RNA sequence: UACCCUGAAGGCCAUGGAGCUGGCCAAAACCGUCGUCCCACGACUGAUGGCUCCUGCGUGCAG
Numbered sequence: 001u002a003c004c005c006u007g008a009a010g011g012c013c014a015u016g017g018a019g020c021u022g023g024c025c026a027a028a029a030c031c032g033u034c035g036u037c038c039c040a041c042g043a044c045u046g047a048u049g050g051c052u053c054c055u056g057c058g059u060g061c062a063g
Stems, first nucleotide, its partner, number of pairs: 010025004016054006032044004
């Protein structure tokens, strides 16, 4: 580069990447909390479902 075969070991778990692990979903699973009668609007926590590492961000202390 060409040809052939396959359509799979997939997707998701409130903001990034990777490993391990848990759960959920088959067009669904999933889409945080609080105040507000619902909506609208406002405020707040966490980069994880969980653990570890990296990146970014935030806080405190020291050099």
Source information: The prediction has a mean pLDDT of 76. This is a predicted structure of a 63-nucleotide RNA (Fluoride riboswitch aptamer (crcB RNA motif)) from a Bacillota bacterium. The organism belongs to Bacillota, within Bacteria. Of the family's consensus pairs, 100% are formed in the model. It matches the Rfam family "Fluoride riboswitch aptamer (crcB RNA motif)". A reference for the family is Zhao et al. (2017), "An excited state underlies gene regulation of a transcriptional riboswitch", Nat Chem Biol.